Molecule: c-di-AMP riboswitch aptamer (ydaO/yuaA leader)
Organism: soil metagenome
RNA sequence: CGCUGAAUUUCUUUUGUGGAAAACGGGGAAACCAAGUAGUAUGUGAUGGGUAUCAUCACUUGGGGUGAAUUCUUCAUUGGAAGAAAGGGAAACUUAAUAAUCCCUAAUCCGACAGCUAACUCCGUAAGCGUGUAUUAAGAGAA
Numbered sequence: 001c002g003c004u005g006a007a008u009u010u011c012u013u014u015u016g017u018g019g020a021a022a023a024c025g026g027g028g029a030a031a032c033c034a035a036g037u038a039g040u041a042u043g044u045g046a047u048g049g050g051u052a053u054c055a056u057c058a059c060u061u062g063g064g065g066u067g068a069a070u071u072c073u074u075c076a077u078u079g080g081a082a083g084a085a086a087g088g089g090a091a092a093c094u095u096a097a098u099a100a101u102c103c104c105u106a107a108u109c110c111g112a113c114a115g116c117u118a119a120c121u122c123c124g125u126a127a128g129c130g131u132g133u134a135u136u137a138a139g140a141g142a143a
Stems, first nucleotide, its partner, number of pairs: 001130004008022005023125006033115001043059006062113001063110004070085006087104004093139007
């Protein structure tokens, strides 16, 4: 100076990873709509109470959230490998489209529980990196 990402700026401060605001981003939460009506699972353990389908704590296999980060196939077996499809990313003013090339396809949280959802309400503002192909259109800027 840039890239992924919501993760930036300002004010204040007793200078403490403190407090506040704007901006950007996320969760919960009506009506309407959607879904559901049988069965499987109102899961497991402990404690209390005791009639338990109750309460509290813990757990994660059910379910759900953030995220692009999912599905399938073939090998392999001590936790992997390869491929395909879907999805995502890549400064030389910005945005969009097309083509080419190169990459990613993780991690983690909630804790039996959540569809959408106005009012309302609760949170986050990290972490990690180093790109540099072409054409078209619109806009901005400079001379």